[in-house]
The RNA shown here (THF (Tetrahydrofolate) riboswitch aptamer) has 111 nucleotides and comes from Aminipila butyrica. Its Rfam family is "THF (Tetrahydrofolate) riboswitch aptamer". From the family's description: Tetrahydrofolate (THF) riboswitch was first reported for Ames et al. as an RNA motif in 5' untranslated (5'-UTR)regions of folate transport and biosynthesis genes in Firmicutes genomes. Of the family's consensus pairs, 94% are formed in the model. The sequence is in RNAcentral, with records from Rfam.

RNA sequence: AGUAGAGUAAAUAUUGUGCGUCAAGUGUCAUAAGAUGGGAUGUUGCUUAUGAACGAAAAAACAACGGGCCAAUGGUCCGUUGAUUUGCGGUACAGUAUUGCGUCCGCUACU
Numbered sequence: 001a002g003u004a005g006a007g008u009a010a011a012u013a014u015u016g017u018g019c020g021u022c023a024a025g026u027g028u029c030a031u032a033a034g035a036u037g038g039g040a041u042g043u044u045g046c047u048u049a050u051g052a053a054c055g056a057a058a059a060a061a062c063a064a065c066g067g068g069c070c071a072a073u074g075g076u077c078c079g080u081u082g083a084u085u086u087g088c089g090g091u092a093c094a095g096u097a098u099u100g101c102g103u104c105c106g107c108u109a110c111u
Base pairs, nucleotide, nucleotide: 001111002110003109004108005107010099011098012097013096014095015094016093017092018091019089020088021087028052029051030050031049032048033047034046038105039104040103041102042101058086059085060084062082063081064080065079066078067077068076069075070074
């Protein structure tokens, strides 16, 4: 000098544990800030904060209480409360697998 490779923030899928379902979270837009292969720099993306707009899936059995009805000390229907389960949310965190930075300099291997 040439060739090749490793390595980021994140993304997708899946598993587990949670949150919400009396609506937060997620997603969209605007503004500001921050972090971002080993170093510097940097846009796209990412995160945080503020503001604006939009927006949703609930259901079941059990127990107690109240009310109605009936064949009446039992049964049945409705409502409220409690804890539980099954769902739902472009839901949070962690693990695993796969993908994975632009420019310059560096690192490793080979020639």